The prediction has a mean pLDDT of 83.
Transfer RNA from Candidatus Woesebacteria bacterium UBA5941, 71 nucleotides, folded computationally.
Its Rfam family is "tRNA".
Lineage of the source: Bacteria > Bacteria candidate phyla > Candidatus Woeseibacteriota.

[in-house]
Parts: sequence; structure tokens; C1' cells
RNA sequence: UGCGGGAUCGUCUAGUGGCAGGACGCCUGGUUUUGGCCCAGGUAACCGGGGUUCGAGUCCCUGUCCCGCAG
Repeated sequence: UGCGGGAUCGUCUAGUGGCAGGACGCCUGGUUUUGGCCCAGGUAACCGGGGUUCGAGUCCCUGUCCCGCAG
């Protein structure tokens, strides 16, 4: 430099263009003599910019970063 893949709650990971979910973590409550386990509830995210569309995490363009392959 070229080609391909990837970027989503604090972490990991889903998500056929139509309310962004799950697990772990964290917080609160229940249970317990206390803590842990367990149960219930809550917290919290779409890499930046632009475009298409009634509607974009998803499709298109571009940038940044990461991984792989080629040279």
C1' cells in the first nucleotide's frame, strides 16, 4: 500500500429495515445472626461524520482504530 473481516451497556455476546436483548458485573430489596449462595427489581450501550429511507445497530459513502492475508 492492496484485499478481506471487525468496532453494540463496565466486560462478554445476540439482534430478517420497525420498542436495542441476554449473561456476568454494579446498585436496591427479600432470605441469612453476618457474609456468600439463591430470589425479585433496577442501572447501563449501537466508533466518528455524511447519505438512502416514513423509519438505520442493520443498507451505501467516508474517516479512525483493531485482526488476518498478500506484497